[in-house]
A computed fold for an 89-nucleotide RNA from a Syntrophomonadaceae bacterium, annotated as c-di-GMP-I riboswitch aptamer. Taxonomically the source falls in Syntrophomonadaceae (Bacteria, Bacillati, Bacillota, Clostridia). Rfam family: c-di-GMP-I riboswitch aptamer. Rfam's curators write: GEMM was predicted in a large-scale screen for bacterial structured RNA regulatory elements.

RNA sequence: GAUUGAAAAGGGCAACCCUUUCGAAAGGAAGGUACGCAAAGCCAUGGGUCUAAGGUUCUCUCAAGAACUAUGAUCGUCCGGCUGCCAAG
Repeated sequence: GAUUGAAAAGGGCAACCCUUUCGAAAGGAAGGUACGCAAAGCCAUGGGUCUAAGGUUCUCUCAAGAACUAUGAUCGUCCGGCUGCCAAG
């Protein structure tokens, strides 16, 4: 150092839910709370999944409705990339 691991030591993050807030929504943020996590740190490149504002099409007397679609979202969905504490090595 590659790699492996969480037994020890020091710690770290924070699911669901609640409150507030942003957003059309999915979802995000802050506070509380811990289900869990050896990268549950960062990255939206490639898959997957979610949403459908806008756009297109269809139905319809009107009102309205339906379908498709990401430029939106998700890294605690998977792959991949980068970085990191401790121990073994």